[in-house]
C1' cells in the first nucleotide's frame, strides 16, 4: 500500500426515478411569522359580527332591543410537567443488567357510600385619579361547578380504646300524573361532585455488578462514620439539628486532575477484539448565566413567576420589555449542511356531551448525486478493414465493426388524453333491543344513504413522433490491471512507499492507444483491517529492544499425599428476564431492487430454583517422598578481631671507592667531585605477601591469598531417629554492594590523577622520559554506581553419553590402581532448540510456579516534578521535533602502519644512464586574428603524425559560389546544345564575352528517346556536439595463474564444497589425500625464427679437384669450360623425452640434485599467442553508426597567414665534457634491406655539397655499397685544449611554381655553455647491458638526433628475501561495499525549527478565612384577625478583601537538541585505526 466504511468536504463531470439523509464548527447572537389552547352543557354578561323584532320614518338612513346564532375581555374548570429541541454539564444524585421496601398517583377501570341546608365576597362592568408607556390605585354594583361554615359519616385518619376529627355542586335533555299565577317544584336519564376499597399504568427511593485516562495525583474525610432523640418528607435515610462515640474510605487505586451524556446499537474484524454513539428507539440532563420557591396529581416548570448578572431593545430619563438548544429564516463561525412552503385529508395529542377548535407533533411538497437501489444514453447487420488521428523497421500496424451505410426498437425525457388506492368512523333515515310511567332522550346493533384528499391531475395506463434529448472521471515504473511518440533537460514538475527528472523519461507536460469504474470518478480527512506491530485467543528478553548488582522477606500468587463433610468456584436441568427497532432465516407488499412488513431464531447476559461432587476452595482427621532438626565425620584465600614473619623497595648513619649514574627509538630535563652510582654493615618506616598456584577452593553477589590464635556463618557426606507441608516465588520494604569520590582523625615506603619540566610534533593541553600532590593504607560515617557479564532471574521435575579435575562415602585389591555413589567445577558431544552464531543433565531442550523487563532509531536515561544525598550526583521519567532506517548473525569481496607461505631486475650485488650544459623534439603555461583538434598518474608528453614551405589543413583574415566539389531521383526547359581556341577583369577563385562546334539508339526523313546542359524540388555536404547512446579496434592490471560450469553433497539462505590440505612446479604444473566426481576458458604443447645433422635442389650462388686461354720472373691472379664436393639458397626429415646411469630427499608418488652422451639438458634462446573481468580507460578526427544541431552556411572554392610564434616549467632523446680519448694516414671483416617519374657504376669537373654524363639492372647477375668500431703507423700531453661543437657572418649546392615568415646540405670564418651533474630517479641477469656502424618506410625535398630492423665488438654481478614496490594463495579483524583516495567524531561559524530555564507580566480554574447579603422557604414577634402586608433570625446566589494549590499564555537573556550541497580546526572510533577498545568514577583540556 491493496479491502470495507462515513451525517462528510473539495476538483472535474452530470439524463431520469424510488427510498433515506442533511450545522459534526460558536450550549454564538437573533429581525419577522407561526409552534398551546379549549370549554357558553360552570358563571356574570354583550365590545365586535350575523339574523330577528321594535321605534323614528321618504324608497333609505339612524336609534333601541342578549331575543337567537354565537362571542372579545373577565370569573371558573381542564390542559400549558405531554409532544418538539439540544448534549453544555455529569466519571456517578447518570446509564445498563438484576433485585428490593419504607411511598405517591389527576384522568382511566372496579367495588361501597353520599350529594342535605345556609352564608359572605370578588373580577368583569360603571365613575374617578396617576403614568410617556408597561401598568396601577380609589370607590360603587354583581354571578357561579370560585370561596366559607353548619348537618350527616358506611368506609377513612388519630387514640389513653372511652372517644375524637373530617365531605360535597351542580349542569343538560325529556316529561304522564300531582302542586304552583309563573318561574318552577317533582320524577327520570345522562354527566359532574364528595368520601373510600382494589387495580392498571406512571413516578419517587434503596442495593449488587459493570462502565475512559493519568501514581510526574498517595493519602482523603468533620455532618465526616456510627448511635440516641427530635424535626422534616409522599416515603427510608446525617436529609436537618442537639448530644455521645471516633470512626469511615484507600495500592482490588481513595482523593485530585483531564476527557466524556449513556444504552439498544453502528463500522470493521475469521473470531477475540478495536473504534464510534449522527438518523431511529429507551433513559438522563439542560432551556441566556446563577439562585429560589409558588401553583399543581405531577415542575423547582423551553414558549410560567421572583431575585441577581451579562447582553439587546423602547423611553418623555422617572421607568419598562426580552430570551429560537420548537418550525422556517438572518448574521457570525466554518472545508461544510436545505424552504421565512402546503395541510390538519391520514396517524396521534389537548379541550369539549358533541359539532368542532387548536396542533411547524405529524403527513406531504421544495432544495442538495450527500448516500443506497433501479433504469437509460439504443439494437442487429456492416471490410473498401474508408477518411482522419497516432506509431512505423516505410513493408505495415492500430484506432476498428468502431464510424458511414442498410434494417429495426421507443424504456426514460417530450406532447396529448384517461386516471386511482390512501376514506372510514362520525352525520342522516328506518328497524330491533336496553333504560323508563314514557311511543321522549340516551345507549347498543342492523340495513340504506350522504359528506370529507394537503399530496395532486400525483402514481399508473393509453396514443404520437423520432435514434431522436442524455458520458464522464481517474490511472497506465514496481506494489497494481493497463505503452508508445513528441516536448522539457536535476529546469518545469511528479510522489502513498521505493523513488523519477542532469538531451533518446513506459515515472514530468501533451497526444494517440490502453486499463478500471461508470452518473459518477478521483483527492483529502477519519475508523477498523492487514499489524502475531501490546500477542486473552496469539509475542518476546545469551549476541537484535528487553533478567532487577545481589540476598532476606510482609502482603499477593502458586502449592505433596489419604479420608470425611460443605457446596463458594465448576457442571447439568427447569424457570423469570434480556423493550421495540437492528443483524440472521423463512414468507408477504411496492413491475425489480433499495425500502416496507408478518412469523421465527438469536440477544453468547443477569436472577431464582433443583441436582451432581470429579477437580479447585473451605472445615476436620491422618501420612512421609517436599522442607527442617538432632548425631558422627570432612574440605575450604567464607567473614570479624588480635598477634607475628621473611624477601624486596625507599630513606638514614658509617666504611671502601671514583666519575659518572639514570633514562630513551634517539635524546634531554634529573642525580653526582659539597663524592653520586657500585659495594659492605647497622638502623627506620609503610605497604604488599614471590615460589606452592591450578580450566584449583570458598562465598548470595561485590569479593576473598604469608603464618598463628580467638569468635563466627554456610556447605557437603554417612547411617539412623524426630517434626509433619512447616514449602516456592515475591510488588512495596529491609540489608549487603568493586573502584572512584565526600566528611573527621591518623598514616604515608612504593605507585600516582592534577601540576611542573624535558622530548616528539605543523601543533602535542597526549602517547615517551625526569619529578610530583590529592589518593591508594587504617578507624568511624556517607555515597550506591560499573561491560556489578555466564551480557543467560529464582525454585522444582524430566530428557544419550565420553573425558579431566576438587570434596565425601561404600566395595575390591590392600602397593599402585579400579568399580559404584553423591555434591561442585571444566572440555567435547546425541536428540532437541536457535535467525544464525551457538546451547546441549551446570540447557539457550521438554514442562510447571512466581517476580523483573521490552515494543523502530535519534531527541534521552535528557527536561520538568517528586524522593534520597554534605556535595558530586543517584533514582523515578516524558514531550515537541526529526529520520527511513538504526540493529543482530552469517556470506562474498576489498582493505589493514594483522599473521603465515611464495614469486617478479621488486630490493640487494653490479654495469650504464636520466636529473646539471647546448641543441632537437613533445607537452603545459602565457601570447595571438589564428597559434586547428585529440591524448593527461603508472597506462598523456620523439603520442595520433611512416615526415605542416603551398597542398596537407580541420584554424585565422580577406575575396567569392549556393541543388552546390560529390550521389540518386522527379517535373519542366534546351539544338547553334555539350564542349571549347581565345579575350577582358582580378591576388586567385570567380564573373563577363566567346570564333568554332559534336556524340549514342530507332527511323528514308521529319522526328522520338538517351547522354549532356539550364531551371525547380526532393536532397547533397558538415574534421559541427555527444566515446557518459554505440559497433569495431586498442591500452592496462598481466603472459599474472588464475576464472568458471554440470551433477552430487552441505546450508532456511546469501553461499560453500570441487578450487582447501601435504608435497612439487615457471604454472590451478603434476602427485597423494579428501563429499565430491567430471568438464570448459586460461598454463603447457601444436605455429614462426634461430642453434646441430641428414636428404633433395644447382642459377644469377660456389670453385676443392680437372682442362683451356691471358697476365706474371715466380708465387699466384683473371677469364672460359667441366663440376655440385664445400659454402650458400630454400624445401623435407631427424634430434631432447628426466629417455639412461648414479646419488640423495620424499609418501619410495609427483619431483629435485649430480653425471654420461650430445650441437643443444631439464619450457635450449627469441617471437606470435593475452582467460573471466577491471578502469562509464582511449578513440564520433581512421572508418561505421543512433540522436541532436547548421542549410546563401557550422557546406564549397581561392589567396595570404597560422599550426614553427616565447619571461618560463616538465618529459623524451642527440652531442659532449675527453687520453679505454681526439686528429691524420694506411689496412681488414658483415648482415638485412631498397631500386623504373627508380638505383646508378667506370670516367671527367668542383676543396666540398654537387655537377656533366650514362654502362648495367624490374635484380642470389647491375646499382645503392664506403661498413664502422677494431688493427697498424704518426701527432696531441690534461688545457676550456688539436676536447666540445652551439651561435653568428659570408659564399655556395640541391629539391621544388615558390625556400622571407619556414627546408636540408657544403666551404671559409666565428668558437657559447659544458671539466661527469643536488634531492631524487630509470634500464638491464648473456650473445644480455654497454658500444660501433649499416639499411628501410614515409618522402619532390626535409627539421630523422625520431621510429622499425640488421650485423660487428662484447662484459660485471646475484650472499640472499629483513626492508621498498607490484602480484598470487591461505588465514584473521572490520562500523568499508563508489570498497582505505573508504568510513567517521566533536568544538567553532552561518541559517531555520521545536523545546527547557528565566527577573517577571497577563489570564483560567479549584479551595480556605472573613465582609456584605437579593429573591425565597422555614422559625419567631407584633398587628389584624377573614387572610395578607410589615418587622426580625438562620441559611443563602452574585459581589468584595486576603491568602494558597493546579494550570495556560507571554518574557530581555540563556542552555542544550534537530536539520542544512560544496565553511573552519583537528583526526577520537572502525584494521593491532597506528597509545587495543569499552564501562563506572574523579580531575584537566579549543575540540
Nucleotide at each position: 500500500c491493496a479491502g470495507a466504511u462515513u451525517g462528510a468536504a473539495c476538483g472535474c463531470u452530470g439524463g431520469c426515478g424510488g427510498c433515506a439523509u442533511g450545522c459534526u464548527u460558536u450550549a454564538c447572537a437573533c429581525a419577522u411569522g407561526c409552534a398551546a389552547g379549549u370549554c357558553g352543557a360552570a358563571c356574570g354578561g354583550c365590545a365586535g359580527c350575523a339574523c330577528g323584532g321594535g321605534u323614528g320614518c321618504u324608497u333609505g338612513c339612524a336609534c333601541c332591543u342578549g331575543g337567537u346564532g354565537g362571542c372579545g375581555a373577565g370569573u371558573g374548570g381542564c390542559g400549558g410537567a405531554c409532544g418538539g429541541g439540544u448534549g453544555a454539564g455529569u466519571a456517578a444524585u447518570a446509564c445498563a443488567u438484576c433485585g428490593g421496601a419504607a411511598c405517591g398517583u389527576g384522568u382511566c377501570c372496579u367495588g361501597a357510600a353520599g350529594u342535605g341546608g345556609g352564608g359572605g365576597a370578588u373580577a368583569a362592568c360603571g365613575c374617578a385619579u396617576c403614568g410617556a408607556a408597561a401598568g396601577a390605585u380609589g370607590u360603587g354594583c354583581u354571578a357561579a361547578u370560585a370561596c366559607c361554615g353548619c348537618a350527616u359519616a358506611u368506609a377513612c385518619u388519630c387514640u389513653g380504646a372511652g372517644g375524637a376529627g373530617g365531605a360535597a355542586a351542580g349542569u343538560a335533555g325529556g316529561g304522564g300524573a300531582u302542586c304552583g299565577a309563573a318561574a318552577g317544584a317533582c320524577c327520570u336519564u345522562a354527566u359532574g361532585c364528595u368520601u373510600u376499597u382494589g387495580g392498571a399504568g406512571c413516578g419517587g427511593c434503596c442495593g449488587a455488578u459493570g462502565u475512559c485516562u493519568g501514581a510526574u495525583u498517595a493519602g482523603c474525610u468533620a455532618g465526616u462514620u456510627g448511635g440516641u432523640a427530635a424535626g422534616g418528607u409522599a416515603a427510608u435515610g446525617g436529609c436537618u439539628u442537639a448530644c455521645c462515640a471516633a470512626g469511615g474510605c484507600g495500592a482490588c487505586g481513595a482523593u485530585c486532575a483531564g476527557u466524556a451524556g449513556u444504552u439498544g446499537g453502528u463500522c470493521u474484524g475469521a473470531g477475540a477484539g478495536g473504534a464510534c454513539g449522527g438518523c431511529c428507539a429507551g433513559c438522563c440532563a439542560c432551556a441566556c448565566u446563577g439562585g429560589g420557591a409558588c401553583u399543581g396529581a405531577g415542575a423547582c416548570a423551553c414558549g410560567g413567576c421572583c431575585c441577581a448578572g451579562a447582553c439587546u431593545c423602547c423611553u418623555a430619563c422617572g421607568g419598562g420589555a426580552g430570551g429560537c438548544a420548537g418550525c422556517a429564516g438572518u448574521g457570525g463561525g466554518g472545508a461544510a449542511u436545505u424552504u421565512u412552503g402546503g395541510a390538519c385529508a391520514a396517524u396521534g395529542g389537548g379541550c369539549g356531551c358533541a359539532a368542532g377548535c387548536c396542533u411547524g407533533a405529524u403527513c406531504c411538497a421544495g432544495c442538495a448525486a450527500u448516500g443506497c437501489c433501479g433504469c437509460g444514453u439504443g439494437a442487429g447487420u456492416g471490410a473498401a478493414g474508408a477518411a482522419g488521428g497516432c506509431c512505423u523497421u516505410c513493408g505495415g500496424g492500430u484506432u476498428g465493426u468502431a464510424a458511414a451505410g442498410c434494417u429495426c426498437u421507443u424504456u426514460c425525457a417530450g406532447u396529448c388524453g384517461a386516471g386511482a388506492a390512501g376514506a372510514a368512523a362520525a352525520g342522516g333515515u328506518u328497524g330491533u333491543g336496553a333504560c323508563u310511567a314514557a311511543u321522549a332522550a340516551u345507549c347498543a346493533u342492523a340495513a340504506c344513504u350522504c359528506a370529507u384528499g394537503a399530496c395532486g391531475g400525483u402514481a399508473u395506463c393509453g396514443a404520437c413522433a423520432g435514434a431522436a434529448g442524455a458520458a464522464g472521471c481517474a490511472c497506465c515504473g514496481g506494489c497494481u490491471a493497463a505503452c508508445u511518440a513528441c516536448g522539457u533537460g536535476c529546469c518545469a514538475g511528479c510522489a502513498g512507499c521505493c523513488g523519477c527528472g542532469g538531451u533518446a523519461a513506459u515515472a514530468c507536460g501533451u497526444a494517440g492507444g490502453g486499463u478500471g469504474c461508470g452518473a459518477g470518478c478521483g483527492u483529502u480527512a477519519a475508523u477498523c483491517g492487514g499489524a502475531a506491530u501490546u500477542a486473552c485467543u496469539g509475542g518476546g528478553c545469551g549476541u537484535a529492544a528487553a533478567g532487577g548488582g545481589u540476598g532476606c522477606g510482609c502482603a499477593g500468587g502458586c502449592g505433596g499425599u489419604u479420608c470425611u463433610g460443605u457446596a463458594a468456584g465448576u457442571c447439568a436441568g427447569a424457570u423469570g428476564u434480556g423493550a421495540a427497532a437492528u443483524c440472521c432465516c423463512c414468507g408477504g407488499g411496492c413491475u425489480u431492487a433499495a425500502c416496507c412488513u408478518g412469523g421465527g431464531a438469536a440477544c453468547u447476559g443477569c436472577g431464582u430454583u433443583u441436582g451432581a461432587a470429579a477437580c479447585u476452595a473451605c472445615a476436620g482427621a491422618g501420612c512421609u517422598a517436599g522442607a527442617g532438626u538432632g548425631u558422627g565425620g570432612c574440605a575450604g584465600a567464607g567473614g570479624g578481631g588480635g598477634g607475628u614473619g621473611g624477601a624486596a623497595u625507599u630513606c638514614c648513619a658509617u666504611g671502601u671507592g671514583u666519575a659518572g649514574c639514570a633514562g630513551u627509538g634517539a635524546a634531554a630535563u634529573g642525580c653526582g667531585u659539597a663524592g653520586a652510582g657500585a659495594u659492605a654493615u647497622g638502623g627506620a618506616a609503610g605497604a604488599a605477601c614471590a615460589u606452592c598456584g591450578a580450566u584449583g577452593g570458598c562465598g548470595a553477589a561485590g569479593g576473598c591469598a604469608g603464618c598463628c590464635c580467638c569468635c563466627u556463618g554456610g556447605g557437603u557426606u554417612a547411617a539412623c531417629a524426630c517434626u509433619g507441608a512447616c514449602g516456592c516465588u515475591c510488588a512495596u520494604g529491609c540489608g549487603c554492594g568493586a573502584a572512584a569520590g565526600c566528611g573527621u582523625g591518623g598514616g604515608g615506603a612504593g605507585c600516582a590523577a592534577a601540576c611542573a619540566g624535558g622530548a616528539u610534533u605543523a601543533g602535542a593541553u597526549a602517547c615517551c622520559c625526569u619529578g610530583g600532590u590529592a589518593g591508594u593504607c587504617c578507624a568511624c560515617g556517607c555515597c550506591c554506581u560499573a561491560a556489578a557479564c555466564u551480557a543467560u532471574g529464582u525454585c522444582a521435575a524430566c530428557u544419550a553419553g565420553u573425558u579431566g579435575u576438587c570434596g565425601g562415602g561404600u566395595c575390591u585389591u590392600a602397593u599402585u590402581a579400579g568399580a559404584c555413589u553423591u555434591g561442585g567445577u571444566a572440555a567435547c558431544g546425541u536428540a532437541g532448540c536457535u535467525a544464525a552464531c551457538g546451547c546441549g543433565u551446570g540447557a539457550a531442550g521438554u514442562u510447571g510456579a512466581c517476580c523483573g523487563c521490552c515494543u523502530g532509531g535519534g531527541g534521552a536515561g535528557u527536561a520538568c516534578g517528586g524522593u534520597c544525598g554534605c556535595a558530586a550526583g543517584a533514582u523515578u521519567a516524558a514531550a515537541a521535533c526529526u529520520c527511513a532506517a538504526a540493529g543482530g548473525a552469517a556470506u562474498u569481496g576489498a582493505c589493514g602502519g594483522g599473521g603465515a607461505c611464495c614469486c617478479g631486475c621488486a630490493c640487494a650485488a653490479g654495469c650504464g644512464g636520466u636529473g646539471g650544459a647546448u641543441u632537437a623534439u613533445g607537452u603545459g603555461g602565457a601570447u595571438u586574428a589564428a597559434u586547428u583538434c585529440g591524448a593527461u598518474g603508472c597506462a598523456a608528453c620523439g603520442c595520433g603524425a611512416a615526415g605542416g614551405a603551398c597542398c596537407u589543413u580541420a584554424c585565422c583574415u580577406g575575396g567569392c559560389c549556393u541543388u552546390g566539389a560529390c550521389a540518386u531521383g522527379u517535373g519542366g526547359g534546351u539544338g547553334g546544345u555539350a564542349g571549347a581556341a581565345g579575350g577582358g577583369u582580378g591576388a586567385a577563385a570567380g564573373c563577363c564575352c566567346g570564333a568554332c562546334g559534336a556524340c549514342c539508339u530507332c527511323g528514308c526523313a521529319a522526328g522520338a528517346g538517351g547522354a549532356g546542359c539550364c531551371u525547380a524540388c526532393a536532397c547533397a555536404g558538415g574534421u559541427g556536439c555527444u566515446g557518459c547512446a554505440u559497433g569495431g579496434c586498442u591500452g592496462u592490471c598481466g603472459u599474472c595463474a588464475g576464472c568458471u560450469c554440470g551433477u552430487g553433497u552441505c546450508g532456511u539462505g546469501a553461499g560453500a564444497u570441487g578450487u582447501u590440505g601435504g608435497g612439487u612446479u615457471a604454472a590451478g604444473u603434476c602427485c597423494c589425500g579428501c563429499a565430491a566426481c567430471g568438464a570448459g576458458c586460461g598454463c603447457a604443447a601444436c605455429c614462426c625464427c634461430u642453434g646441430c645433422g641428414u636428404c633433395c635442389u644447382g642459377u644469377u650462388g660456389c670453385c676443392a679437384c680437372c682442362c683451356a686461354g691471358c697476365c706474371g720472373a715466380g708465387a699466384g691472379g683473371c677469364u672460359g669450360g667441366a663440376g655440385c664436393a664445400c659454402u650458400c639458397u630454400g624445401g623435407a626429415c631427424g634430434g631432447a623425452c628426466c629417455g639412461c646411469c648414479c646419488c640423495g630427499c620424499u609418501u619410495c608418488a609427483a619431483c629435485g640434485g649430480g653425471g654420461a652422451g650430445g650441437a643443444a639438458g631439464g619450457u635450449g634462446g627469441g617471437g606470435a599467442u593475452g582467460a573471466c573481468g577491471u578502469c562509464a580507460a582511449g578513440u564520433c578526427a581512421g572508418u561505421a553508426u543512433g540522436g541532436c544541431c547548421c542549410u546563401u552556411a557550422u557546406g564549397g572554392c581561392c589567396a595570404g597567414g597560422g599550426c614553427u610564434g616565447c619571461a618560463c616549467a616538465c618529459g623524451u632523446a642527440c652531442u659532449a665534457c675527453a687520453a679505454u680519448g681526439c686528429c691524420c694516414g694506411g689496412u681488414a671483416c658483415a648482415a638485412a634491406g631498397g631500386g623504373a617519374a627508380g638505383c646508378a657504376a667506370u670516367a671527367c669537373c668542383g676543396u666540398u655539397a654537387g655537377g656533366u654524363g650514362g654502362a648495367g639492372c624490374a635484380a642470389a647477375u647491375c646499382c645503392c655499397c664506403a661498413a664502422a668500431a677494431a688493427c697498424c703507423g704518426g701527432g696531441c700531453c690534461c688545457a676550456g685544449u688539436u676536447c666540445a661543437g652551439a651561435u653568428u657572418g659570408u659564399c655556395g649546392u640541391c629539391u621544388g611554381c615558390a625556400a622571407c615568415u619556414c627546408g636540408a646540405c657544403g666551404g671559409c670564418a666565428u668558437g657559447a655553455a659544458g671539466c661527469c651533474g643536488g634531492a631524487a630517479u630509470c634500464g638491464c641477469u648473456a650473445g644480455u647491458a654497454a658500444u660501433g656502424g649499416c639499411g628501410c618506410a614515409u618522402c619532390a625535398g626535409c627539421u630523422a638526433c625520431g621510429g622499425c630492423g640488421c650485423c660487428g665488438u662484447g662484459a660485471a654481478u646475484a650472499c640472499g628475501u629483513u626492508c621498498c614496490c607490484a602480484g598470487g594463495c591461505c588465514u584473521u579483524g572490520u562500523a568499508c561495499a563508489c570498497a582505505c583516495c573508504g568510513c567517521c567524531c566533536g568544538u567553532c561559524a552561518c541559517a531555520u525549527c521545536a523545546u527547557g530555564a528565566a527577573a517577571g507580566c497577563c489570564g483560567g480554574u479549584c479551595g480556605u478565612a472573613c465582609c456584605c447579603g437579593a429573591a425565597g422557604u422555614c422559625g419567631c414577634c407584633c398587628c389584624u384577625u377573614a387572610a395578607a402586608a410589615g418587622g426580625u433570625g438562620c441559611c443563602g446566589a452574585a459581589g468584595g478583601u486576603a491568602u494558597g494549590g493546579c494550570u495556560g499564555g507571554u518574557g530581555a537573556u540563556u542552555g542544550g537538541g534537530a536539520u542544512g550541497a560544496a565553511g573552519u580546526c583537528g583526526u577520537a572510533a572502525c584494521a593491532a585505526g597506528g597509545u587495543a577498545g569499552c564501562c563506572g568514577u574523579a580531575g584537566g583540556g579549543g575540540a
Overview
This is a predicted structure of a 1487-nucleotide RNA (small-subunit ribosomal RNA) from a metagenome. Its mean pLDDT, the model's own confidence on a scale to 100, is 84.